[in-house]
RNA sequence: GUAGAGGUGCGUGUUUUAUCAGUAUACUAUGGGAUGUGACAGACACAGAAGAACAUAGUGGAAAGGAAAACAUGCCGAAGUUACAAGUAUUCUGUAAAACUUGUAGCUGGGCGUAUAUUUAAUAGAUAUGCGACUGUCAUCGACGAAAGUGAUGGAGUGCUAC
Numbered sequence: 001g002u003a004g005a006g007g008u009g010c011g012u013g014u015u016u017u018a019u020c021a022g023u024a025u026a027c028u029a030u031g032g033g034a035u036g037u038g039a040c041a042g043a044c045a046c047a048g049a050a051g052a053a054c055a056u057a058g059u060g061g062a063a064a065g066g067a068a069a070a071c072a073u074g075c076c077g078a079a080g081u082u083a084c085a086a087g088u089a090u091u092c093u094g095u096a097a098a099a100c101u102u103g104u105a106g107c108u109g110g111g112c113g114u115a116u117a118u119u120u121a122a123u124a125g126a127u128a129u130g131c132g133a134c135u136g137u138c139a140u141c142g143a144c145g146a147a148a149g150u151g152a153u154g155g156a157g158u159g160c161u162a163c
Base pairs, nucleotide, nucleotide: 001163002162003161004160007076009075010074011073012072013071014070015069016068017067026059027058028057029056030055031054035047036046037045038044039095040094041093042092043091079108080107081106082105083104084103085102086101087100088099109135110134112132113131114130115129116128117127118126119125137155138154139153140152141151144149
């Protein structure tokens, strides 16, 4: 440098289904009586006595994100996560928050179960940390065995195997 292995293996896309939710938005009626919306502040814009906010009742009624299954597809630092930097978009400026993309540096072999915390509509799921056994790989040691295997302890993927 090339090619591979771990298996309830990792990601992406499409379709269907449940949830989101009888929620948000919209409309009507009654009350109410001057503000409300655009993350926050300033500006600006829009709505408002032809009745704002708010409350009650009724009519009607979503979607996104996340999840499960099937199919297809890319792969084995697959991928995830933390910090920093840059960019995108939101009426303008400033201050943020979240989302997405790229780069740098660090951590994690993998899935499962469980406890706590965070996130979320959610007791689903995800992430982080701890604990538990399981599994693959390498190293050391011991017994049996022709060999394949098998027991214990330990390490980490910047590893392991083959050429």
Molecule: Lysine riboswitch aptamer
Organism: bovine gut metagenome